Annotation:
Predicted 3D model of a 1449-nucleotide RNA (small-subunit ribosomal RNA) from an uncultured organism.
[in-house]
RNA sequence: AACGCUGGCGGCGUGCUUAACACAUGCAAGUCGAACGGGAAAUACUUUAUUGAAACUUUGGUGGAUUUAAUUUAUUUCUAGUGGCGAACGGGUGAGUAACGCGUGGGUAACCUGCCUUAUACUGGGGGAUAACAACCAAAAAUGACUGCUAAUACCGCAGAAUCGCACAGAACCGCAUGGUUCCGUGUGAAAAACUCCGGUGGUAUAACAUGGACCCGCGUUGGAUUAGCUAGUUGGCACGGCAGCGGCCUACCAAGGCGACGAUCCAUAGCCGGACUGACAGGGUGAACAACCACAUUGGCACUGAAACACCGCCCAGACUCCUACGGGAGGCAACAUUGGGCAAUAUUGCACAAUGGGAGAAACCCUGAUGCAACGACGCCGCAUGAAUGAAUAAGUAUCUCGCUAUGUAAACUUCUAUCAACAGGGAAGAUAAUGACCGGACCUGACUAAGAAACCCCAGCUAACUACGUGCCAGCAGCCGCGGUAAUACGUAGGGGGCAAGCGUUAUCCGAAUUUACUGGGUGUAAAGGGAGCGUAAACGGCGCAUCAAGUCUGAUGUGAAACGCAUGUGCUUAACCCCUGCACUGCAUUGGAAACUGCUGUGCUUGAGUGCCUGAGGAGUAAGCGGAAUUCCUAGUGAAUCCGUGAAGUGCGUAGAUAUUAGGAGGAACACCAGUGGCAAACGCAGCUUACUGGACGGUAACUGACCUUGAGGUUCAAAAGCGUGCUCGAGCAAACAGGAUUACAUACCCUGUUAGUCCACGCCGUAAACGAUGAAUAGUAGGGGUCAGAGAGCACAGGUCUUUGGUGCCGCGGCAAACGCAUUAAGUAUUCCACAUGGGGAGUACGUUGGCAAGAAUGAAACUCAAAUGAAUUGACGAGGAACCGCACAAGCGGUGGAGCAUGUGGUGUAAUUCGAAGCAACGUGAAGAACCUUAGCAAAUCUUGACAUCCCUCUGACCGGGAGUUAACCGUCCCUUUCUUUCGGGACAGAGGAGACAGGUGGUGCAUGGUUGUGGUCAGCUUGUGUCGUGAGAUGUUGGGUUAAGUCGCGCAACGAGCGCAACCCCUAUCCUUAGUAGUCAGCACGUAAUGGUGGGCACUCUGAGGAGAUUGCCAGGGAUAACCUGGAGGAAGGCGGGGAAGACGUCAAAUCAUCAUGCUCAUUAUGAUUUGGGCUUCACACGUGCUACAAUGGCGUAAACAAAGGGAAGAGAAGCCGCGAGGGUGGGCAAAUCUCAAAAAUAACGUCCCAGUUUGGAAUGCAGUAUGCAACUCGACUGCACGAAGCUGGAAUCGCUAGUAAUCGCGGAUCAGAAUGUCGCGGUGAAUACGUUCCCGGGUUUUGUACACACCGCCCGUCACACCAUGGGAGUCAGUAACGCCGGAAGUCAGUGACCUAACCGCAAGGGAGGAUCUUCCGAAGGCGGGACCGAUGACUGGGGU
Repeated sequence: AACGCUGGCGGCGUGCUUAACACAUGCAAGUCGAACGGGAAAUACUUUAUUGAAACUUUGGUGGAUUUAAUUUAUUUCUAGUGGCGAACGGGUGAGUAACGCGUGGGUAACCUGCCUUAUACUGGGGGAUAACAACCAAAAAUGACUGCUAAUACCGCAGAAUCGCACAGAACCGCAUGGUUCCGUGUGAAAAACUCCGGUGGUAUAACAUGGACCCGCGUUGGAUUAGCUAGUUGGCACGGCAGCGGCCUACCAAGGCGACGAUCCAUAGCCGGACUGACAGGGUGAACAACCACAUUGGCACUGAAACACCGCCCAGACUCCUACGGGAGGCAACAUUGGGCAAUAUUGCACAAUGGGAGAAACCCUGAUGCAACGACGCCGCAUGAAUGAAUAAGUAUCUCGCUAUGUAAACUUCUAUCAACAGGGAAGAUAAUGACCGGACCUGACUAAGAAACCCCAGCUAACUACGUGCCAGCAGCCGCGGUAAUACGUAGGGGGCAAGCGUUAUCCGAAUUUACUGGGUGUAAAGGGAGCGUAAACGGCGCAUCAAGUCUGAUGUGAAACGCAUGUGCUUAACCCCUGCACUGCAUUGGAAACUGCUGUGCUUGAGUGCCUGAGGAGUAAGCGGAAUUCCUAGUGAAUCCGUGAAGUGCGUAGAUAUUAGGAGGAACACCAGUGGCAAACGCAGCUUACUGGACGGUAACUGACCUUGAGGUUCAAAAGCGUGCUCGAGCAAACAGGAUUACAUACCCUGUUAGUCCACGCCGUAAACGAUGAAUAGUAGGGGUCAGAGAGCACAGGUCUUUGGUGCCGCGGCAAACGCAUUAAGUAUUCCACAUGGGGAGUACGUUGGCAAGAAUGAAACUCAAAUGAAUUGACGAGGAACCGCACAAGCGGUGGAGCAUGUGGUGUAAUUCGAAGCAACGUGAAGAACCUUAGCAAAUCUUGACAUCCCUCUGACCGGGAGUUAACCGUCCCUUUCUUUCGGGACAGAGGAGACAGGUGGUGCAUGGUUGUGGUCAGCUUGUGUCGUGAGAUGUUGGGUUAAGUCGCGCAACGAGCGCAACCCCUAUCCUUAGUAGUCAGCACGUAAUGGUGGGCACUCUGAGGAGAUUGCCAGGGAUAACCUGGAGGAAGGCGGGGAAGACGUCAAAUCAUCAUGCUCAUUAUGAUUUGGGCUUCACACGUGCUACAAUGGCGUAAACAAAGGGAAGAGAAGCCGCGAGGGUGGGCAAAUCUCAAAAAUAACGUCCCAGUUUGGAAUGCAGUAUGCAACUCGACUGCACGAAGCUGGAAUCGCUAGUAAUCGCGGAUCAGAAUGUCGCGGUGAAUACGUUCCCGGGUUUUGUACACACCGCCCGUCACACCAUGGGAGUCAGUAACGCCGGAAGUCAGUGACCUAACCGCAAGGGAGGAUCUUCCGAAGGCGGGACCGAUGACUGGGGU
């Protein structure tokens, strides 16, 4: 500046950034009559004519006021024209211009300068015209033609002193070159104007000053090399011309130069500066207002006049446009001031005045002045002021929130008192002016009265960034400068309340600087983050050893000039203050001139030897080029032997082979490569170099010190070399290997890996290509900077004769200090400390791509962008997690075994299906005999139907009743509802307590939703050995250490070592059960001994010894021995012991993980419904059934089934209970009920087992499903839908595919018993005991786990991340047959106006001449040049284009 919302006053500033787009209308430059002739008007006067008032009158007139016209003279005013001066200033704009345009400093001995000032001299005497005017003609107009007259400070000759110019000759002095100044002589040329108020004002010439201009030079002045070559008047000279003046400025001739990598030319962009903005500075971007310069005036060209113009409001021509026209022809130029249209996000009044300051003309008065001074409009900016002040708690109402509390708004408001800045009203009133003159002006300012009235908005409130809550919304709507917010509890969206900031403004957008040391001059980098050229040689260029001397360019210092004013800074001054204005000083870091200094750099000169090079003498080497030679091996050929396969693979097949392979022997051919030696060993600039010999050639090292004397280092361009692959040529070579290709396998596929075969190629010669992870991802050179121990090539010293020791030079690797580094790491072979030079990078992608250019045969290489897009991309290190990475270890993990599941029937759960409903949850391990320790009703949450609405349940209020409970009747599917009977306590008599009924509303109630809002609880990894912390230490830090190491353990268990030392949660132990013993106590337990009793039995007395029960103790700790181990921890074995190395079992579960499970146990936030998603009732459902899966039971039989009669437990339960004995029933049971709230009674029979008998391998004397009939008990009720019994019938099943589960000892397997739940209903579950095995070589493998190490582009952590095609949408871009527009040149044509020149036969007033004529001038025409225009072929740039290429989201 603009836009959005809002808007009280004043002062000072400021206002078309876009279309140098087009402009209606008005106005912006005139003035002088004291230059001139006319004209007009007015006044006065003279004269003439006209009119004829008053008064007088003899009525005839007198008179002459007044009126009009003409004229003379004079004065005043105005003025078209001639003439003079001005119009070249002032005002506007920034198109063009990359330039001596601008800035700065110089130069002109190469120049001009009107008006002003000063000085000197002069201003004499003549002449001829012409406009105006008059008359007339043409014409629409603009205007033009002809005739006649007239003036000048208009125009033209002449004269002449000083003077000036020019030409020639001479003299003196001076300078930076050309040269300048002064003087003298001769010749020649050149001036003038008058007016007047008489004061003066003008005019001419010359000189000087001032002012203004012109030209030249040094330095500075944007980007592009994907613009590298440009230039013919071009560069210079000579001679004319031209100019104020120098100059290729112009012309002719001569020469061939000039500019350019220190960037010419070309393209793009741009007025430049003082300054203003920003910044600590250095800088960066910028050029509004004000001021200086430049350029332009509709576009292009041209000259005239003039002191000055090639002229914004002058002329001519051409082009475009607009207007007038009688169609013949004319007129115009707001980038002056206003104004209009248009363009745009966007920029004002068709104002007042010359009062002030200036300008022009004039002697002056005065005139002109859109310059200027003012006013209007715009919050556009800066500055100042106000919108009130004090008091005021019922902390009003309202609003918001809510913990419901004045908690907040908030003393805020109201109320009361006060004040008046601004505005509004009234009255006065400076300065701007020095006599007059004030547009501004309804002025600034002062005074008075009056009313708190007329005057506050905007943005923000997650972080950055000051300021938080509620509601709404629900990845929607929207926000957002960056990160990001929004998916039902949003301080981020919208609204409200509150708060913060700023304030007549507040936000947003645009632009610039800063922050950014993020282009690094001040002041940075390149091993891995972007970045060292593949390597050498070397040009320009940059840098450069020691000594002496000279100069003074750089450098340092003093002085002088300049650096306009404004601006900046400082002290002041004036407006009430400030902004603003003014005065003075400083500064303006620059440039130039000049005096001095001489260390350093530099120029020059002269030396030196240490840098560098040369010479001489050794040794080392896969260094290079060429030629020759060699053996082993592969393959092939020939011949012999030989007989069936060979080859190849994980396994095969293709292939080879009876036409004789493979194998083996002998001989031969040919090509390529050189085993062992061989080594972080050698050489080379890099790429690279390996059998042996010879020839030629290069480099480095060591020693020496003869020579040169800084010859050095780096190196833009340039040039040479340069792996592999590739290209070209070759009647080259071709053994092996081997892209492509073919075949065979593998595979879901297999354009691969594997196999068979084979072509280019690999080899050679000559050319090309020129790239690689061409890497040490580390440019070259020089110097300094602790060490150690290897190795290669040398030299030296002193021992010594075997080899080592010490010193040193050059190479090559390792470790390491200081230092550096983001860390990793580097570390005399630096990535350290310094110096010199080169190359390169500046967020990721697009892209090493496109276009252009260069080189290439091609492939492709070099150079190398942009649009667009993202908020990251990257490095190093850390902790985890992960790996079909590694190491060591553990676990019923595998292995070794035993028994199962998977096949059958049934039970049970789940899925699915189906249904009015089959309520809901659980879902890999860690859901599926799970919630459910037990669905016929109830449970029950689901469905159908019926019913209730303060409710089935809680609290509060009002009214009524005395109940409630209980019994009965009838009704209903049932609940509900109805009727009958029975029926309170207390009292101060008011009532109160309690209960019921009715009523109103707060509410009650919800197994409705959200386990991803939560608490609590639980699962899981896992009884795995881990998880942490304090202090210290290390690290910039994340972190590490401790917790790692070597042992050991079930164990982060315990020793040892250790920059760690301690500690905590886990482990272990403490607790419970169990195995042994002791002590103690014995009832309901027990009974050995004593006694009594019974058919028999601890039945009784008695006892507590034993068993057992309860309580309390003991016991096991590697304590002892031997061996191993490190003299440790610990391990192995043994003794003793009931038990031995944790004795067995249980409880007990670290930090954390899975948004794991549960809102349906419970609790709970939010949300939803409220005559219903709440409550009651009946019936049905959760129990369906083609099917699939999980968990179980029973079996398939003889190690068995059945029958008979016998033996031995443990742990539990029992009162709405378990129930004995005896009786009945085939049985389930029934009836009766001794004893028992239990170590007493009872459930209760244990079963497997053993004995005897039978069956004899069958779908059976196996198996028992399903079904029929008849029953039992429970229960209101066994139909849907339970359990059990008896009889009858007697299904599948003869040991179970792939696969898979459990278990290591009192375990598996097998056998029965009991409990909880429960009216009834276990094959489930929780417990109990009985019988009672097999196997473990071992850790290769599968699974899981922890430890350690390693890689990582993962961290939501491999169920991760991520690549490319294809499909769809959008965006920018390359190519593209072409098409269209533009820009600047070039060639040719063209030739307006116009200048110079030529011509001038035509024309002409001034001068000369008597005249003729002359002199002088001009028109006309013509040549050159010359704008527009036309044609042409190219160049560059832009737009567009079917189709097409890749890119991005």

Rfam family: Bacterial small subunit ribosomal RNA.